[in-house]
RNA sequence: AGGGGUGUGGCGUAACGGCUAGCGCAGUGGUCUCCAAAACCAAUGGUUGCAGGUUCGAAUCCUGUCAUCCCUG
Numbered sequence: 001a002g003g004g005g006u007g008u009g010g011c012g013u014a015a016c017g018g019c020u021a022g023c024g025c026a027g028u029g030g031u032c033u034c035c036a037a038a039a040c041c042a043a044u045g046g047u048u049g050c051a052g053g054u055u056c057g058a059a060u061c062c063u064g065u066c067a068u069c070c071c072u073g
Stems, first nucleotide, its partner, number of pairs: 001072007010025004018056001028042004049065005
């Protein structure tokens, strides 16, 4: 330099172009307990790496770009 994969809450991971982006863990609050742990309940937390484009509608399709991994030279 060229080609390909991946990027989604603090962490891990789902989601045919279409219901308010779901689930688990962690954290927070509560119940229980003498106190804690465990268990149970509840709420919070996401500009879907970034910037554009297509579309009635984009995490998803297209272009550029960034990070990371792999392959070729």
This is a predicted structure of a 73-nucleotide RNA (transfer RNA) from Candidatus Epulonipiscium sp. It matches the Rfam family "tRNA". The RNAcentral record of the sequence draws on ENA. Model confidence (mean pLDDT): 80 of 100.